[in-house]
Context: one part of a larger RNA
RNA sequence: CCGUGGAGAAGGAACUAGGCAAAUUGACGCUGUAACUUCGGGAUAAAGCGUACCUACUUCGGUAGGUCUCAGUAAAAUGGUUCAACCAACUGUUUAACAAAAACACAGGGCCCUGCAAAAUCGUAAGAUGACGUAUAGAGCCUGAAACCUGCCCGGUGCUGGAAGGUUAAGGAAGGGUGUUCGACGCAAGUCAAAGCUCCUGACUGAAGCCCCAGUAAACGGCGGCCGUAACUAUAACGGUCCUAAGGUAGCGAAAUUCCUUGUCGGGUAAGUUCCGACCUGCACGAAUGGUCUAAUGAGUUGAACACUGUCUCCUCCACGAGCCCG
Numbered sequence: 001c002c003g004u005g006g007a008g009a010a011g012g013a014a015c016u017a018g019g020c021a022a023a024u025u026g027a028c029g030c031u032g033u034a035a036c037u038u039c040g041g042g043a044u045a046a047a048g049c050g051u052a053c054c055u056a057c058u059u060c061g062g063u064a065g066g067u068c069u070c071a072g073u074a075a076a077a078u079g080g081u082u083c084a085a086c087c088a089a090c091u092g093u094u095u096a097a098c099a100a101a102a103a104c105a106c107a108g109g110g111c112c113c114u115g116c117a118a119a120a121u122c123g124u125a126a127g128a129u130g131a132c133g134u135a136u137a138g139a140g141c142c143u144g145a146a147a148c149c150u151g152c153c154c155g156g157u158g159c160u161g162g163a164a165g166g167u168u169a170a171g172g173a174a175g176g177g178u179g180u181u182c183g184a185c186g187c188a189a190g191u192c193a194a195a196g197c198u199c200c201u202g203a204c205u206g207a208a209g210c211c212c213c214a215g216u217a218a219a220c221g222g223c224g225g226c227c228g229u230a231a232c233u234a235u236a237a238c239g240g241u242c243c244u245a246a247g248g249u250a251g252c253g254a255a256a257u258u259c260c261u262u263g264u265c266g267g268g269u270a271a272g273u274u275c276c277g278a279c280c281u282g283c284a285c286g287a288a289u290g291g292u293c294u295a296a297u298g299a300g301u302u303g304a305a306c307a308c309u310g311u312c313u314c315c316u317c318c319a320c321g322a323g324c325c326c327g
Stems, first nucleotide, its partner, number of pairs: 002321007010313002014311001019308001027051005036041001038145001052067006068072001080306007087298002092104002108143004113138002120129003147292003151223003156220002158216005165211003171205002175201003179197002183192003224242005251285001252282001263279005
């Protein structure tokens, strides 16, 4: 000097990002136990008291009397507690070896597809899974217990349905043309030219799709400006105007979301950028990309308090083990 244990005056979180670490609590019996609540819980809530041994009796559960210690769950093992908020309902799962969570899952809810040789998936196929199942089944997607609810928009994108019209592939194809030439004419050059073959062109015909017409948002998604107005002022129930597919409803709101911002007011503190309760001016909440609320639960996050303590004021001592020094 380091490590691991142990003890500590007075104070008791002043330490620190943060009570991290340590300390407190602890077993059993009895008494007693609040808010809230989904009536199950919360709950070992909290808070308080007792606990050994000997003798006698005993209904064998205890009762009565007595004894000793500083100390009787005499060692060890063996919950600290409470209040409030956020998130996730819960038990569970996860980044083997830096993340255990608010992430995933979940029961519950919804949409959509699928009538069985099912849809979906693997495979070129045969075949297989689905399933030796049959819509109370199977697949996909979203949400995520319960409670109260889930508003408006189908213009865009997607999906479903429709078939009148427009467009439209391969293919078919009337017609037209290129090359070739039986034949005719011509002295020749050449001109005309049937059929066939060849190549090109091609009116017209031609499905789905797209355009088009509807439906559909627990499909992907979206959910406004400006100006004026009330007998103090302020504000605007009200009016005007422009745009839109429609202009954000209920509820919540400086929030895990608020830039300005340490917003303003209240509470807690002597003092509070955090916290709690309100307000609403929501830069940029909002309804299954779910909204709000919520008992219980949580090695989750945040704030406060009691108890407790070497975390600290402020360090000291002891034991053991390393290292180092001397021999």
The part of an RNA shown here (large-subunit ribosomal RNA, domain IV) has 327 nucleotides and comes from an uncultured bacterium.